About this RNA:
A computed fold for a 369-nucleotide RNA from a Bryobacteraceae bacterium, annotated as Bacterial RNase P class A. The organism belongs to Bryobacteraceae, within Bacteria.
[in-house]
RNA sequence: GCUGCCGGACGGGCAGUCGCUCCCGGGGUGCCCUUUGGGCCCGGGGGAGGAAAGUCCGGUCUCCACAGGGCAGCGUGCCGGCUAACGGCCGGGGUCCGAGAAAUCGGAUACGGAAAGUGCCACAGAAAAGAUACCGCCUUGCCGCGAGGCGAGGUAAGGGUGAAAUGGUGCGGUAAGAGCGCACCGCGGCAGGAGUAAUUCUGCCGGCAGGGCAAACCCCACGCGGAGCAAGACCAAAUAGGGGAGGAGGGGUUGCCCGCCCCGCCCGACUCCCGGGUAGGUCGCUAGAGCCGCACAGCAAUGUGCGGCCCAGACGAAUGACUGCCACCCGCAAGGGCACAGAAACCGGCUUAUACUCCGGCAGCCCGC
Repeated sequence: GCUGCCGGACGGGCAGUCGCUCCCGGGGUGCCCUUUGGGCCCGGGGGAGGAAAGUCCGGUCUCCACAGGGCAGCGUGCCGGCUAACGGCCGGGGUCCGAGAAAUCGGAUACGGAAAGUGCCACAGAAAAGAUACCGCCUUGCCGCGAGGCGAGGUAAGGGUGAAAUGGUGCGGUAAGAGCGCACCGCGGCAGGAGUAAUUCUGCCGGCAGGGCAAACCCCACGCGGAGCAAGACCAAAUAGGGGAGGAGGGGUUGCCCGCCCCGCCCGACUCCCGGGUAGGUCGCUAGAGCCGCACAGCAAUGUGCGGCCCAGACGAAUGACUGCCACCCGCAAGGGCACAGAAACCGGCUUAUACUCCGGCAGCCCGC
């Protein structure tokens, strides 16, 4: 220098034209409507993201349920802190891995309990947890001239099997062995010191009991009622049902009378009132655990104070299209390319995706010294 991988930051800029949606101000009553207004016209302003995604976890809010307790079920699981809360974040500890002579540094970590009980531990192996001895070692009986064979017992030191073999190393000891004895390490108990704690250090005691697996059942501690903005609240047509009151008439036939026709006369035409639901409309609905900056407290996560700011609110669901210039990448040029992806009540996390450029780390290759 190039390429690749991992982590982090960023997520094109300016201007114009035509639209879309929401808000504010004004105009006009010619037309339309559901008429203090809206549609319409004019002017001004706001209008996707770092993940808006997956919907995995936690909360706000709303409705339903709920005296209290328990069982079942689900989730979480070293300690401390932060937070509205969390399975999130920060700090610390233990364990494992890597580098290093060490001090130490870096990375990973579902990390309560295996001394309540049950269960499982493939293959191999004698044996996978009441060691029941395969080879070997030692003592010994019988047989055999002998090599050796058959038997009785001791032995977990050695070999072999295995992911794992009943604490490890060494010395003593023994027939051979063995925590059988001793030292150190490990383990357990007790005491003391450090620390809020997890934990750690030191001393004493104990010959050692307790193989592993709880991402097997299980035990322990803590947490959890359910559904979700299509939650839910309000206003409310036409038509058809429902309830109540009145009721012998009501309606059509050009204005009136007659006549005629239709509906009805207690199983009630017609009139009025009430109630529920639907269409439609309004609210919920976006000023909030908000954003930016500074200061202070804290190792940090985070908190507090002060100042400034207002930043989508739709519902057959707007946030778009085109053009010019600039920026970045490829190309001599013409020209081409520019990711992942789009709100749907809101907020805090986690996870996943992500072009170009920039920053940090690691690996490979090439060049120079």
Its Rfam family is "Bacterial RNase P class A". The family's RNA type in Rfam is ribozyme. Model confidence (mean pLDDT): 80 of 100. RNAcentral holds the sequence, with entries from ENA.